[in-house]
Context: one part of a larger RNA
Molecule: small-subunit ribosomal RNA, central domain
Organism: uncultured bacterium
RNA sequence: CUGGGCGUAAAGCGCACGUAGGUGGUUUGUUAAGCUAGCUGUGAAAUCCCCGGGCUCAACCUGGGCACUGCAGUUAGAACUGGCAAGCUAGAGUAGGGUAGAGGGGUGUGGAAUUCCAGGUGUAGCGGUGAAAUGCGUAGAUAUCUGGAGGAACAUCAGUGGCGAAGGCGACACCCUGGACUCAUACUGACACUGAGGUGCGAAAGCGUGGGGAGCAAACAGGAUUAGAUACCCUGGUAGUCCACGCCGUAAACGAUGUCUACUAGCCGUUGGGAGCCUUGAGCUCUUAGUGGCGCAGCUAACGCACUAAGUAGACCGCCUGGGGAGUACGGUCGCAAGAUUAAAACUC
Numbered sequence: 001c002u003g004g005g006c007g008u009a010a011a012g013c014g015c016a017c018g019u020a021g022g023u024g025g026u027u028u029g030u031u032a033a034g035c036u037a038g039c040u041g042u043g044a045a046a047u048c049c050c051c052g053g054g055c056u057c058a059a060c061c062u063g064g065g066c067a068c069u070g071c072a073g074u075u076a077g078a079a080c081u082g083g084c085a086a087g088c089u090a091g092a093g094u095a096g097g098g099u100a101g102a103g104g105g106g107u108g109u110g111g112a113a114u115u116c117c118a119g120g121u122g123u124a125g126c127g128g129u130g131a132a133a134u135g136c137g138u139a140g141a142u143a144u145c146u147g148g149a150g151g152a153a154c155a156u157c158a159g160u161g162g163c164g165a166a167g168g169c170g171a172c173a174c175c176c177u178g179g180a181c182u183c184a185u186a187c188u189g190a191c192a193c194u195g196a197g198g199u200g201c202g203a204a205a206g207c208g209u210g211g212g213g214a215g216c217a218a219a220c221a222g223g224a225u226u227a228g229a230u231a232c233c234c235u236g237g238u239a240g241u242c243c244a245c246g247c248c249g250u251a252a253a254c255g256a257u258g259u260c261u262a263c264u265a266g267c268c269g270u271u272g273g274g275a276g277c278c279u280u281g282a283g284c285u286c287u288u289a290g291u292g293g294c295g296c297a298g299c300u301a302a303c304g305c306a307c308u309a310a311g312u313a314g315a316c317c318g319c320c321u322g323g324g325g326a327g328u329a330c331g332g333u334c335g336c337a338a339g340a341u342u343a344a345a346a347c348u349c
Base pairs, nucleotide, nucleotide: 003321004320005319006318007303008302012317014201015200016199017198021194022193023192025088026087027086028085029084030083031082033081034080035077036076037075038074039073040072041071042070049065050064051063052062053061054060091191092188093187094186095185096183097182098181099180103177104176105175106174107173108172109171110154115149116148117147118146119145120144121143125136126135162169163168206247207246208245209244210243211242215241216240220236221235222234223233258316259315260314261313262312263311266294267293268292269291270290271289272288273287274286275285276284277283278281298305299304322349323348324347331342332341333340334339
């Protein structure tokens, strides 16, 4: 390379948008690039193969044939692919009515709790643990009541519930705003799918500047434990956690399962729509978009998956190719840095 694969054995980019490219519904006409058939030319000789001949045979030499699966030209065909023209509406989209939602951004407001401050009551302990001690407290703590300050997070509702492409999103009100679903018409008329590069988003931690700082808490200090204890436990405690702006660009970024489309038994829940039926109910049935549990065929090494496929197929992208060395070195790109990304080899089993 031809292959074979990618839930758990190596392997799906963290997620999207989208350029080139690849692929692409349906009808008619046309064209003849691909395609098919015929013919012509060419495809040197030698070699290979087949049938003969010559060296006593063979190797070797030699005659003839085939072949050279190719290329070009020409004639014909028109099913399929492509091109062109004109249509269509089943894909896709637009307009209209409606629905649900922690979807996103901004501003404001609220109550519970912790801590701190002030004051009242009150007196000797509190706290903490396996047990203790460090610590706090007669300069009045803990407890309790009143008032105040400040920051962060939003109990119950809460649900294999909802929304979002993923990361993720949970008090309440308002403003701005994205998407989805659903219904019945009308419109556009293939406008579609995927997507190398590219661009954007992207938890936590970390970084820069300026704020903020209640609780928690790396580092650090002390007390314990222990043979030791640079830990687990306890008392403290700084970065950080929070906000604004700018970086970083990684995670077991997981469903360890790329996106899109079609098809393929059933049963039971649940969320949002729509329709029908009456016996009008805490109702039943159908349908649609999600989200769960079982389960057949099929698939799978097994586990398991099973209309939310890991089944049956198609389109496009990404990735894998024994373990270690190594996601490392060097070089490039990016970054303030931390580092990220791209990514080997020697050697070794």